Predicted 3D model of a 74-nucleotide RNA (transfer RNA) from a Nanobdellota archaeon. The same sequence occurs in records of 2 taxa. Its mean pLDDT, the model's own confidence on a scale to 100, is 81. It matches the Rfam family "tRNA". By type it is a transfer RNA. The RNAcentral record of the sequence draws on ENA and MGnify.
[in-house]
RNA sequence: GCCCUCGUAGUCUAGCUUGGAUAGGACACAGGGUUGCGGUCCCUGUAACCCGGGUUCAAAUCCCGGCGAGGGCA
Numbered sequence: 001g002c003c004c005u006c007g008u009a010g011u012c013u014a015g016c017u018u019g020g021a022u023a024g025g026a027c028a029c030a031g032g033g034u035u036g037c038g039g040u041c042c043c044u045g046u047a048a049c050c051c052g053g054g055u056u057c058a059a060a061u062c063c064c065g066g067c068g069a070g071g072g073c074a
Base pairs, nucleotide, nucleotide: 001073002072003071004070005069006068007067010027011026012025013024020057029045030044031043032042033041050066051065052064053063054062
């Protein structure tokens, strides 16, 4: 230098192919219930689409450019 894959809460991850509902789940955290206390279990809550632009009535999703991570070739 070229090519491929990836980037979503504090952590892991689904959704992207085939655009549309309040962006879902687990762990963690906070509050409450249960318990003699704690743990387990149950309920509730907080919290996310890497950045910019484009297309569209509508973008996490499609397109372009960038940034970052991993891998391959030279």